[in-house]
The RNA shown here (Group I catalytic intron) has 228 nucleotides. Its mean pLDDT, the model's own confidence on a scale to 100, is 76. Its Rfam family is "Group I catalytic intron". Rfam describes the family as follows. Group I catalytic introns are large self-splicing ribozymes. They catalyse their own excision from mRNA, tRNA and rRNA precursors in a wide range of organisms. The core secondary structure consists of 9 paired regions (P1-P9). These fold to essentially two domains - the P4-P6 domain (formed from the stacking of P5, P4, P6 and P6a helices) and the P3-P9 domain (formed from the P8, P3, P7 and P9 helices). The secondary structure mark-up for this family represents only this conserved core. Group I catalytic introns often have long ORFs inserted in loop regions. The window size for this search is chosen to minimise search time and catch the small examples. A larger window size will find more matches.

């Protein structure tokens, strides 16, 4: 502070607790001069994980995957469960056997936490190209503007079917802090320039709102369930 469970996220659980994700130690592989970054394993001690600015657009087609949890036509088992039928001259009893019903197994059915390709599309920003305008200027030409293409991350796709609308945990840009020194620069030097690194995640919808979602009906259907 609270929703009274708890308080790093989230998801279950009747509780004690579990499970995934973050951090945190161990142990071990990779990249790296190094800080530090990652892959995998096992543990848990949860303290911490910084500030300002700026985007809001694209949101489509198409496909491979899944746990857990719904159902159960058929099949398979079980029944001191109803009902026929064999067997008898007839009845009971046993035993066979056939429909039903009851209960139990079974998913290539369904549903769905997500896990992801291909195409195509994107704001702001950065990288290269082409051409424009305009200012210097003899001229070439260069900073910076501006538009169109390519291109690198990055997002859409990937909510409950989905609209809006916000911004962050996303893009992008500066700022603090600490931590590293292999190149370059400086007479030298990690005690300066300069490069690099660390400041957690949660967004396959996070805040918030509209719709949706239940009810009847109709369709196809075994059934869950799916469309309208």
């Nucleotide at each position: 502070c609270u929703a009274c469970g708890g308080a790093c996220u989230u998801a279950g659980a009747c509780a004690a607790c579990u499970g995934a994700g973050c951090c945190u130690u161990g142990g071990u592989g990779g990249a790296g001069a190094a800080a530090u970054c990652u892959g995998c394993c096992a543990a848990g001690u949860g303290a911490a994980c910084g500030c300002u600015c700026u985007c809001a657009a694209a949101c489509u087609c198409a496909g491979g995957g899944a746990a857990a949890c719904c159902u159960a036509c058929c099949u398979c088992c079980a029944g001191u469960g109803a009902g026929g039928a064999u067997u008898u001259c007839a009845g009971c009893c046993u035993a066979u056997u056939c429909u039903c019903c009851u209960g139990g197994a079974c998913a290539u059915g369904g549903c769905a936490a997500u896990c992801c390709u291909g195409a195509g599309c994107c704001a702001a920003g950065c990288c290269g190209a082409u051409g424009g305008a305009c200012a210097g200027u003899c001229g070439u030409c260069u900073c910076g503007c501006c538009a169109u293409c390519g291109g690198a991350a990055g997002g859409u796709g990937c909510a409950g079917a989905g609209g809006c609308c916000c911004g962050a945990c996303g893009g992008g840009a500066g700022c603090u802090a600490c931590c590293c020194u292999a190149a370059c620069g400086u007479c030298a030097a990690g005690c300066c320039g300069a490069g690099g690194g660390u400041a957690a995640a949660g967004g396959g919808a996070g805040g918030g709102u509209c719709c949706a979602a239940u009810u009847c009906u109709c369709a196809a259907a075994a059934c869950c369930g799916u469309g309208g």